[in-house]
Molecule: c-di-GMP-I riboswitch aptamer
RNA sequence: CGUCCGAACGGGCAAACCCGCCGCAAGGCGGAGACGCAAAGCUUCUGAUCCGCCAGAGACCGUUGGCGGAUGGCAGGGCUGCCGAG
Numbered sequence: 001c002g003u004c005c006g007a008a009c010g011g012g013c014a015a016a017c018c019c020g021c022c023g024c025a026a027g028g029c030g031g032a033g034a035c036g037c038a039a040a041g042c043u044u045c046u047g048a049u050c051c052g053c054c055a056g057a058g059a060c061c062g063u064u065g066g067c068g069g070a071u072g073g074c075a076g077g078g079c080u081g082c083c084g085a086g
Base pairs, nucleotide, nucleotide: 004086005084006083012037013036018031019030020029021028022027035073041079042078043077045076046075047074048071049070050069051068052067053066054065055064056063
């Protein structure tokens, strides 16, 4: 120095619930709060799940297809990165 790995020190992030605002919704942002996280940093490229609209065949539900969206704290992939016992 690199890889694996995750002891320590110092720090970092922040689930659920609650409050406010935004969105038809999934959900998002801020506050408060810690279940967890060594990439819980970034990225919808792939899959998955969820929401909305449209179509079939009178309506509803379901299903299938199309379109648009949400989740990076669902998994894989890609990019980047702190510390250093072993």